[in-house]
């Protein structure tokens, strides 16, 4: 802006506007009258109660369904009967007035289908059955007769109007059924239920009122509280079921918020009025206006929803007689991939498998017939052309019938003609051109289809769960590849499934969450057997209903499909109503099997009263007797010389009743134990009679109900919280000990819970057995401690079955039934708040926020235990000798430093990598230098190589001079091998041993660790491999649901013992012979020995039954002879990236690479390993004996000389069983020392050599004189070793130019002890627990600190709802009415009736009271509440305006 108008054919008119006609003329202006049109405003009349929008409100007869009776209903239809005849007024106009406007005010005048009497009443109303009361309107057309005042009258038609019946259609109004969650809401309810009798309503009614009764609703959820529009339907689900309530269609509800009537047929009214309010808007301040939850639009809010369209062409509404108006109803378009369906981006062919990407084992493979290319095709978009159907109506014109007097006029049919389309460039259709314009989204570890590379490095990210990322990420970012949708595709947020995870269908409750502590017993649920009867439940047929759309199933139209449309079925329900009569129910009537009663016995710690009795303890009292008792791991504390303990006699008190006694009894459960007496419950069991289903369970409700504990009152011996004291321990508010009070005992009352457990609710039926016990019965005949049956209890095994196992298992946790409780992940939490109940103390009912992704239950492997049980090891006892204490060497922290390179770190690092750091080595540090490099491969250029001199320098290096010209050859060159260039590359002891190989520790040289078939077990796993014995061994043997393999063990290899053989030089030498007396020679092969084959031992033999194991013969050697080498599966992210390889990263004139010089050797200090010692079993001097097994030609190096010595000189001599390091020392037999810091001890220190080596300053290692330091044997702790072993003694070697006290080996002397497995420490079976499984270094609980999330308290303080109480009382509507005032009607003309308006009275909106002080009364044990008055200040100190008088100043002005 627009969404409700319309009718002039009701009316009285004529603001405005065109047509025609006349007049006047300035020919286009004004003026008249008038026709037939518009048509603004106004009376009238109908319609704004429809139709459109939205869901606050409402838990209600709202709304669903089915049913009722006391109602009305405009316009439509059908039926009767009328439609006469009269009066008075008010808009509009006009004239004056008010206001800014909105709008009124007054005074005149007029019409009607506008209001009002009067007449008429068939039918309607009312009634006292006499009677009485009530109605209208006209308009429009047409007309032959009569009439006319010429306008008509009459008369007909339509269409109106009035009165009444019927009908249809719409509303109202009652019922019965269903309809959400909260009992932490349990009692509501005063017009409340109900009668009467009025009013009022279209109407039935407490819908109102009077009045009377005291009722009316509720566990089948009244009442209060949250939440909410209901339905067909719509989603989802196999269905039951849940969850929903948009579009579209029924129904309610509301219309700025509350409230109220009026008009009407219909309203308490979305686009009507009134009143209050809140907000908005106009004002001249005085007043006024307004209501998009209609259509578009605008603002806000929001993660978020379109156009200020186009038409009344159709469809449907109002009006109108109708043309036609009007209609954001509708029908259209516009926006949005919001949902649904279809359609397109092309199709064939096309291998050089092209580029190009990506990838890589470097070949390729993938993108891929994908693209190019080549030959087609033209949907869809584009241009250009034709084109249906939504259109029936209307109007006109002939004409026919009905209506009529009528060929008017109206209805209605038929023919012709004319005519109406928003959309719309409309659906379709032809033409043209060209592949031409048109694909993307998520995803790619599992679930889940679909994997590489490359960035990042617990960072940045990811994520639906599980979870990924800490340098090789299919889990992040990107990229190629793929996959899955596809004009969409992904997220997010809700619902429903999967969830059987609330279980009606269809779960559960020993131990996983859950059986109330146990009983009676109210509603209430269920309930033996026979007959009839009825039909509430049941079953079956019929009516009616159960809109329509949807959903199904057929069939039609759009090209198909969504999509529209017909038919059909269905709508699983209610409601009538016939009909059966099993079953349940109800009514009768019977029975006796459940159930009970009577009666005769049994058994018992069943319960309650009243007594009695002996043992112990403790107490006093008395005798006896004398130092200790007591009490513990050990001890004190305590008792005791004032006489204890122990004894013996004798008295008090209290509590408790041993033996019997027992998975044995009895009670519902709690429980209950000496003996007797009184009272009393149940249960069993036998015959028999009676009662006739009385019978189960059981919400609420009651009652019982261990121990503590509580309240009066007694009692009090013993134990015994609290205390208290002594131990014990770091502490000990515990364990242990000495005492002790409450309490335990008892009467009355309270509490009301326990692991109150069989963690297993009551009752009843049915389902294999075997052994035992309590109590009762039978039968039988051997009469007994019999023997078989039985029922009633209490147990153990063990079948089917059932259970997640584990178990249970006629005492069921098996199969059924009937009827209570209870459970619905952990944690918060059996808490909080409210309730009840309690003297308290607490109980019972019982949540949420927030938080985790688990919490649990049984079973299994492991692994561990200050768990058992068995067995082993120098693992502890026994024994030797050490370490720790002191100098020194040497490793290590730690300091420190330019650097002290690097690795190793409980055993299993620390004399370890290092079998050797003055330079080197050397990785470090510090200076100088080098850049394809010291070292490798390929190019190219030049030069042999290659030596040797010299000069700078600190070398490195650079710079100069000389010597040298090789070697093969097809004569081109080539090969080695130097040098300059140049880039590929070289190099790195840089990082990661937690990316790895490889090799090594270690547990452990421990006896383990598996397997394959079969077996058991849902499964994980178990059996085997457990058990009896044996073993060094999972060594054997025997049993065995196992049987049988395999990696270990052993045993084959090597060394050493004993022997035979084989061989004899360098080794050897019995016997022979020579000899220089030395196996030196000749010989020998015997023997030692060497070093090559063999024998031996094997629990074979003998005794003791297998295995074995014990003795024992024999043997050099006996039970693995002694060693050694060998090290199962597997453990420690165990050690090493610096032995070496090696992925990834890193660095490339340096983190590569060459030199010099320091430096790993530094020194307050700690720690491991070690030498030497401290001394007489010893040191010290001579003298003397006797090994093994290595090592040596750059070499070991004799014999001689020098030198005290180390060493050195000639290398001259030998030299691999020849020579040689090479004296072996301990030890013997002597000397000497005489317990001392020494004749021990030998650090340090001075001085003075000699050796390697370029070079001994920093920093070698020997020697000699000289010096002579701690140490007098080592706390606490700790190590090593079972026989040729500890201990002690020397010897040798590899590294090496030198540099052992280390390392690796060799040999001499040569012990002690081991009862024994109880403790330490490793281990190994078997077996127990287990909240552990990165396995006890593990698991984990609680406080404090900081953060952060959730809820709380908290002076406080705002707002919502609600009940009771109060003031005041808009509009309205009814009542009254002494005020005002008034056309119609009646009148005696005075006034009546009757109506407005105002007042009152009922009902009713918004709203106001709530603070502080002060007294006062009341009241209370204090908090507190209510009421009555009265008062919000004085004072003071500050500002501020104003006035008055003065007085200054400035400026103006007369």
């Nucleotide at each position: 802006g627009c969404a409700a108008g319309u009718c002039g054919a009701g009316c009285g008119g004529c603001a405005g506007c065109a047509c025609g006609g006349g007049u006047a003329c300035u020919u286009g202006u004004a003026c008249c009258a008038u026709g037939a049109g518009u048509a603004g405003a106004g009376c009238g009349g109908c319609g704004g109660a429809c139709g459109g929008g939205u869901g606050a409100g409402u838990a209600a007869c709202g709304c669903g369904u089915a049913g009722g009776a006391a109602u009305u209903u405009g316009c439509c239809c059908a039926g009767u009967a009328g439609u006469g005849g009269g009066g008075g007024a008010c808009a509009a106009c006009a004239u004056g007035u008010g206001g800014a406007a909105a709008c009124g005010c007054a005074u005149g005048c007029u019409a009607a289908u506008a209001c009002c009497g009067c007449a008429u009443a068939c039918g309607c109303c009312c009634u006292a059955u006499g009677g009485g009361g009530g109605a209208a309107a006209g308009c429009a057309g047409g007309g032959g007769a009569u009439c006319u005042u010429c306008g008509g009258a009459c008369c007909u038609u339509g269409c109106g109007c009035u009165a009444u019946u019927g009908g249809a259609u719409g509303a109202g109004c009652c019922u019965g059924c269903g309809u959400c969650g909260g009992a932490u809401u349990a009692g509501c309810u005063a017009g409340u239920u109900g009668g009467u009798g009025g009013g009022g309503u279209a109407a039935a009614g407490g819908c109102c009122c009077a009045u009377c009764a005291a009722g009316g609703c509720g566990a089948c959820g009244a009442u209060c509280c949250g939440u909410a529009g209901c339905u067909g339907g719509u989603c989802u689900g196999a269905g039951a079921g849940g969850a929903u309530g948009a579009u579209c269609a029924g129904c309610c509800a509301c219309a700025c918020u509350g409230g109220a009537a009026c008009u009407g047929a219909g309203a308490c009214a979305c686009g009507g009025u009134c009143c209050a309010g809140a907000c908005u808007c106009c004002u001249a301040c005085g007043g006024g206006a307004g209501g998009c939850a209609g259509c578009a639009g605008u603002g806000g809010g929001g993660a978020a929803u379109a156009u200020u369209g186009g038409a009344c062409a159709a469809u449907g509404g109002g009006c109108g007689a109708a043309a036609c108006c009007c209609u954001g109803a509708u029908c259209c378009a516009g926006c949005c991939a919001u949902g649904c369906c279809g359609c397109g981006u092309g199709u064939g062919u096309g291998a050089a498998g092209a580029a190009g990407g990506c990838u890589c084992u470097a070949g390729g493979g993938u993108u891929g017939u994908a693209a190019a290319g080549c030959a087609c095709u033209u949907u869809c978009a584009g241009u250009g052309g034709g084109g249906a159907g939504g259109a029936a109506a209307g109007g006109u014109u002939a004409u026919a019938a009905g209506u009529u007097a009528a060929u008017a006029g109206c209805u209605u049919g038929u023919a012709g003609c004319u005519g109406u389309g928003a959309c719309g460039u409309u659906a379709c259709c032809c033409a043209c051109a060209g592949a031409a314009g048109a694909a993307g989204c998520a995803c790619c570890g599992g679930c889940u289809a679909a994997c590489u590379c490359c960035g990042u490095g617990c960072c940045a990210g990811c994520a639906g769960c599980c979870g990924c990322g800490g340098u090789a990420a299919u889990a992040c970012g990107g990229a190629g590849g793929g996959u899955g949708c596809a004009a969409g595709c992904g997220u997010u947020a809700a619902u429903c499934g999967g969830a059987a995870u609330u279980a009606c269908u269809g779960g559960g409750c020993g131990u996983a969450a859950a059986g109330c502590g146990c009983g009676c017993g109210u509603a209430g649920g269920c309930g033996g057997c026979c007959u009839g009867a009825u039909a509430a439940g049941u079953u079956g047929g019929a009516u009616g209903u159960g809109a329509a759309a949807g959903c199904c199933c057929u069939g039609g139209g759009c090209u198909c499909a969504a999509c529209c449309u017909a038919g059909g079925a269905a709508c699983u329900g209610c409601a009538u109503u016939c009909a059966a009569a099993a079953c349940u129910g109800u009514c009768a009537g019977g029975c006796u099997a459940g159930a009970g009663u009577a009666u005769g016995g049994u058994a018992g710690a069943g319960g309650a009263u009243a007594g009695u009795g002996g043992a112990a303890u403790u107490u006093c009292c008395g005798g006896u007797g004398u130092a200790g008792c007591g009490g513990u791991g050990a001890a004190a504390u305590g008792c005791g010389u004032a006489g204890a303990u122990a004894u013996c006699g004798g008295a008090a008190g209290g509590a408790a009743c041993a033996u019997c006694a027992g998975u044995g009894g009895c009670g519902a459960a709690g429980g209950c134990g000496a003996c007797c007496u009184c009272c009393u419950g149940g249960a069993c069991u036998g015959a028999u009679a009676c009662u006739g289903a009385c019978a189960c369970u059981g919400a609420g409700g009651u009652g019982c109900g261990a121990a503590a504990g509580c309240g009066u009152g007694g009692g009090g011996a013993g134990u015994a919280a609290a205390c208290a004291g002594g131990a014990u321990u770091a502490g000990a508010u515990a364990c242990c000990c000495u005492g002790g009070u409450a309490g335990u005992c008892c009467a009355c009352g309270c509490c009301g819970u326990a692991a109150a457990c069989g963690a297993u609710g009551u009752c009843a039926a049915c389902u294999a057995g075997c052994c035992g016990u309590u109590g009762g019965g039978a039968a039988c005949c051997u009469u007994g401690a019999g023997u078989u049956c039985u029922u009633a209890g209490u147990g153990g095994c063990g079948c089917a079955g059932c259970u997640a196992a584990c178990g249970c298992a006629u005492u069921a946790a098996g199969u059924u039934g009937a009827c209570c409780g209870c459970c619905u992940g952990g944690g918060g939490a059996g808490u909080a708040c409210g309730g009840a109940c309690g003297c308290a103390a607490g109980u019972u009912u019982a949540a949420a926020a927030c938080u985790c992704a688990a919490a649990u239950g049984a079973a299994u492997u492991g692994a561990c235990g200050g768990g058992g049980g068995c067995c082993c090891g120098c693992a502890c006892a026994a024994g030797c000798g050490g370490u720790g204490g002191a100098g020194c060497a040497u490793g290590u922290g730690g300091u420190u430093u330019a650097a002290u390179u690097c690795g190793a770190u409980g055993c299993a690092a620390c004399g370890c990598g290092a079998a050797g750091a003055a330079c080197c080595u050397u990785a470090c540090c510090a200076a100088u230098c080098c850049u394809u490099g010291a070292c490798a491969u390929c190019c190219a250029g030049a030069g042999a190589a290659u030596c040797c001199u010299u000069u700078a320098g600190a070398a490195a290096u650079a710079g100069a001079g000389g010597a040298g010209u090789g070697c093969c050859u097809u004569c081109g060159g080539g090969a080695a091998c130097u040098c300059u260039g140049u880039g590929a590359c070289a190099g790195g002891u840089g990082c990661u041993g937690c990316a790895u190989g490889g090799c090594u520790g270690u547990c452990g040289u421990c006896a383990g660790c598996u397997c394959g078939u079969g077996u058991u077990g849902u499964g994980a796993a178990a059996u085997g491999u457990u058990g009896g014995g044996u073993u060094a061994a999972g060594u054997c043997c025997c049993g065995u649901a196992a049987c049988g393999a395999g990696c270990g063990c052993a045993a084959c290899c090597c060394c050493u013992a004993u022997c035979c053989u084989u061989a004899g030089u360098u080794a050897c030498c019995a016997g022979c012979g020579a000899u220089u007396c030395g196996g030196u020679c000749g010989g020998g092969a015997a023997c030692u020995c060497u070093a090559g084959g063999g024998a031996g031992a094997c629990u074979g033999c003998c005794g003791g039954u297998a295995a074995a194991c014990c003795g024992g013969a024999g043997g050099a050697a006996g039970g693995u002879g002694g060693g050694g080498a060998c090290g199962a599966c597997g453990u420690c992210a165990a050690g090493u990236c610096a032995u070496c390889a090696u992925g990834g990263c890193c660095c490339u004139u340096a983190c590569g690479g060459c030199c010099u010089g320091g430096g790993c050797u530094a020194c307050a200090c700690a720690c491991g390993u070690g030498c030497u010692a401290c001394a007489a079993u010893g040191g010290u001097g001579g003298a003397u004996a006797c090994a093994g097994a290595g090592g040596g030609c750059u070499g070991c190096g004799a014999a001689a000389c020098g030198g005290c010595g180390a060493c050195g000189u000639u290398u001259u001599a030998g030299c691999a069983a020849u020579c040689u390091c090479a004296g072996a020392a301990a030890g013997u037999a002597u000397c000497u020392c005489g317990u001392a810091g020494u004749c021990c001890g030998g650090a340090u220190u001075g001085g003075a050599g000699g050796c390697u080596g370029c070079a001994a300053c920093u920093c070698g290692a020997c020697u000699c004189c000289a010096u002579g330091a701690a140490g007098u044997c080592g706390g606490a702790a700790u190590c090593g070793c079972u026989a040729g072993u500890a201990a002690u003694c020397g010897c040798g070697g590899a590294u090496c130019a030198g540099a052992a006290u280390g390392c690796c080996g060799c040999g001499g002397u040569g012990a002690a002890u081991a009862c024994g497995u109880u403790c330490c420490c490793g281990g190994g079976c078997c077996u127990u627990g287990u909240a552990c499984a990165c396995a006890c270094c593990g698991c984990c609980c609680g406080u404090c600190a900081c953060a952060c999330c959730a809820u709380g308290g908290g002076a406080g303080u705002g707002g919502g709802c609600u009940g009771c109480a109060c003031c005041a009382g808009a509009a309205g509507u009814g009542g009254u009415u002494a005020g005002u005032u008034u056309a119609a009607c009646c009148u005696u003309c005075g006034g009546g009736a009757a109506a407005a308006c105002g007042a009152u009275c009922a009902c009713a909106c918004g709203g106001c009271u709530a603070u502080c002080c002060g007294c006062a009364c009341u009241u209370a044990u204090u908090g507190u509440u209510c009421u009555a008055c009265g008062g919000a200040a004085a004072g003071c100190a500050g500002g501020g305006a104003c006035u008055c008088a003065g007085c200054c100043u400035u400026g103006g002005c007369a």